[in-house]
About this RNA: Predicted 3D model of a 353-nucleotide RNA (Bacterial RNase P class A) from a Pelagibacteraceae bacterium. Its mean pLDDT, the model's own confidence on a scale to 100, is 76. The sequence was found by an Rfam model in a public genome assembly.
RNA sequence: CUAGUUGGUUGAAUGGUAGCUCUAAUUUAAUUAGAGAGGAAAGUCUGGGCUCCAUAGGAAAAAGUACCAGGUAAUACCUGGCAAGAGAAAUCUUAGGGAUAGUGCCACAGAAAAUAAACCGCCUAAAUCAAGGCAAGGGUGAAACGGCGAGGUAAGAGCUCACCGCCUUUUUAGUAAUAAAAAGGGCAUGGAAAACCCUACUUGGAGCAAGACCAAAUAGGAGUAGCGUGAUUGAAAAAUCAAAUAUCCUAAAUUAGCUACUCGGGUUGGUUGCUGGAGCUAAGCAGUAAUGCUUAGCCAAGAUAAAUUACCAUUUUAAAUGACAGAACCCAGCUUACAGACCAGCUAGCAAA
Numbered sequence: 001c002u003a004g005u006u007g008g009u010u011g012a013a014u015g016g017u018a019g020c021u022c023u024a025a026u027u028u029a030a031u032u033a034g035a036g037a038g039g040a041a042a043g044u045c046u047g048g049g050c051u052c053c054a055u056a057g058g059a060a061a062a063a064g065u066a067c068c069a070g071g072u073a074a075u076a077c078c079u080g081g082c083a084a085g086a087g088a089a090a091u092c093u094u095a096g097g098g099a100u101a102g103u104g105c106c107a108c109a110g111a112a113a114a115u116a117a118a119c120c121g122c123c124u125a126a127a128u129c130a131a132g133g134c135a136a137g138g139g140u141g142a143a144a145c146g147g148c149g150a151g152g153u154a155a156g157a158g159c160u161c162a163c164c165g166c167c168u169u170u171u172u173a174g175u176a177a178u179a180a181a182a183a184g185g186g187c188a189u190g191g192a193a194a195a196c197c198c199u200a201c202u203u204g205g206a207g208c209a210a211g212a213c214c215a216a217a218u219a220g221g222a223g224u225a226g227c228g229u230g231a232u233u234g235a236a237a238a239a240u241c242a243a244a245u246a247u248c249c250u251a252a253a254u255u256a257g258c259u260a261c262u263c264g265g266g267u268u269g270g271u272u273g274c275u276g277g278a279g280c281u282a283a284g285c286a287g288u289a290a291u292g293c294u295u296a297g298c299c300a301a302g303a304u305a306a307a308u309u310a311c312c313a314u315u316u317u318a319a320a321u322g323a324c325a326g327a328a329c330c331c332a333g334c335u336u337a338c339a340g341a342c343c344a345g346c347u348a349g350c351a352a353a
Stems, first nucleotide, its partner, number of pairs: 001349010012315007020036006038324001042335002045333005050207004055251005062203005067081005082096001083094004097198002102196002105191002119138002121134004146164002149161003165187001166185008211272004221263007230241004243255003279298008
């Protein structure tokens, strides 16, 4: 310098003028001061906080996850390893438990695709037919009852042997997934569970239009159907049993109305929830890292039909918004989009010193 690959930063700042919203001084107006849309606010995919139902435990159903260890409030997330595959390498991908618990599937081609098998071919004195033996060679296919080499055989075959592969046992290293070695055994019933399923673990439901309070108004509305409104003791209060209250069971608590449909009326207003948090920034320590702890400092939109803007000047590696794009209870992730500008690491090649 070129190519590849991994991880990031920014996408504006300062000042002035005018305009809009919130907070404080102060109750209203006015004035002054301070603040005012993102790295993804997007997707509505995941995990939670919070609120209500519903009090606790168990089971079923349904859903999710799936190699090992660690992190976290938690996860299907993050970090680090292991294994398989791709790549020359850096690096990247994985819906990574089980196919001997069971059921189903593998089109076409092919002789045969799991109760597997003989199309071409090889051998049995010679030629043909027939018969017998073979699954080593060739063909078909994504895949054909281990691979390669030697011996052996009528021709062949783990038939025998060495090496690799597979199975069992042991040892070593590691927290583990796993890796390596040794010994023994001729030894292997294909693929796929992103098919149903099995195994292990996790999970109650609904959601800020959740919920709470205030004010006001109406008609404590009418009708139909179903189930119920129970029993005993007691003077009464009350007690016991039965029944009902989210899919079931057990316990607790409550108890005269409950459920469904049709018609009709009132309100559709205000306050709150609503922003101080699993918060942010910096330094140090521990750790391979994710992350944790300690110390110090900071407070940065809360609108309600929707404010957060416009113009001018200057700055900057260049440009100035002209990329992607606009908060609506909050937080932590993942995924997707992104003009322009910039930084760092690693791999390979070339050249020079």
It matches the Rfam family "Bacterial RNase P class A". It is annotated as a ribozyme. Rfam describes the family as follows. Ribonuclease P (RNase P) is a ubiquitous endoribonuclease, found in archaea, bacteria and eukarya as well as chloroplasts and mitochondria. Lineage of the source: Bacteria > Pseudomonadati > Pseudomonadota > Alphaproteobacteria > Candidatus Pelagibacteraceae.